[in-house]
Molecule: transfer RNA
Organism: Daphnia pulex
RNA sequence: GGCCUGUUAGGUCAGUUGGUUAGAGCACCGUGCUAAUAACGCGGAGGUCACGAGUUCAAUCCUCUUACGGGCCA
Numbered sequence: 001g002g003c004c005u006g007u008u009a010g011g012u013c014a015g016u017u018g019g020u021u022a023g024a025g026c027a028c029c030g031u032g033c034u035a036a037u038a039a040c041g042c043g044g045a046g047g048u049c050a051c052g053a054g055u056u057c058a059a060u061c062c063u064c065u066u067a068c069g070g071g072c073c074a
Base pairs, nucleotide, nucleotide: 001073002072003071004070005069006068007067010026012024013023019057028044029043030042031041032040050066052064053063054062
């Protein structure tokens, strides 16, 4: 330098080949239970879907650029 792949909640990861509100368990907060803690039950908060642009009536999803991580080739 070329090619492929990944980037979604605090961290680990699903997700849909475009359509009303983006999800899980863990962690965190509150609460029930307990003498108390843990475990367990219930509830809650937390997201510019990496950045920017394009296509479209509509983009987390399609296309392009950029950034960062991983891999292959030279």